The prediction has a mean pLDDT of 83. A computed fold for a 72-nucleotide RNA from an uncultured bacterium, annotated as transfer RNA. Its Rfam family is "tRNA". By type it is a transfer RNA. Rfam describes the family as follows. Transfer RNA (tRNA) molecules are approximately 80 nucleotides in length.
């Protein structure tokens, strides 16, 4: 340099055009003398960034960025 991949909660991942979501972990509360566990409710996303298609994009299209794989 050239191909192909990934990027979505703090982490690991799901979601192939129509209300963003799971499991761990956070936090409350309830069990307990206390801590674990176990149960209930809760918080936490500009869906990497730009721009574009579309009545409507995480998703389709370009360009950028990291990163990871392969070729030379």
């Nucleotide at each position: 340099g050239g191909g192909c991949g990934a990027u979505u909660a703090a982490c690991u991942c799901a979601g192939u055009g129509g209300u963003a979501g799971a499991g761990u972990g956070c936090u409350u509360c309830g069990u307990u003398c206390a801590c674990a566990u176990c149960g209930a409710a809760g918080a936490a996303g500009u869906c990497a960034c730009u721009g574009g298609u579309u009545c409507a994009a995480a998703u389709c299209c370009a360009g950028u960025a990291u990163c990871g794989c392969u070729c030379a």
The sequence was found in a public genome assembly.